This is a predicted structure of an 81-nucleotide RNA (c-di-GMP-I riboswitch aptamer) from a soil metagenome.
The sequence is in RNAcentral, with records from MGnify.
Model confidence (mean pLDDT): 83 of 100.
It matches the Rfam family "c-di-GMP-I riboswitch aptamer". About the family: GEMM was predicted in a large-scale screen for bacterial structured RNA regulatory elements.
[in-house]
RNA sequence: GAUAAAGGCAAACCCAUCGUAAGGUGGGGACGCAAAGCUACCGAUCCUGUAUAGCCUUAUUAGGACAGCGGGGCUGCCGAA
Numbered sequence: 001g002a003u004a005a006a007g008g009c010a011a012a013c014c015c016a017u018c019g020u021a022a023g024g025u026g027g028g029g030a031c032g033c034a035a036a037g038c039u040a041c042c043g044a045u046c047c048u049g050u051a052u053a054g055c056c057u058u059a060u061u062a063g064g065a066c067a068g069c070g071g072g073g074c075u076g077c078c079g080a081a
Stems, first nucleotide, its partner, number of pairs: 001078001008033002013028006031068001037074003041071003045065005051060003
C1' cells in the first nucleotide's frame, strides 16, 4: 500500500461439542480484513464468586473471557507510486 500478482483468513447465522456463564473447538457459511498472523503487557468491554458500601443495580476485590475494540511486543507475502 496500487484497478498489480500469487495467495491467506473468516463476521453474522446454522449443526455438533465443551463450559455455571462470558466464551471456546470442529464442520458448513462469507460480513469483511494488508497483518482479521501470533502474543493477555496496558486500557476498554463482557462473565462469574465472596464480602463491604451504595440500593435493584453500581463500585471495590478475586478468578475467567476477549487478539474481528484500541495500544504495545514478535513474525510474514508481493513490490507500482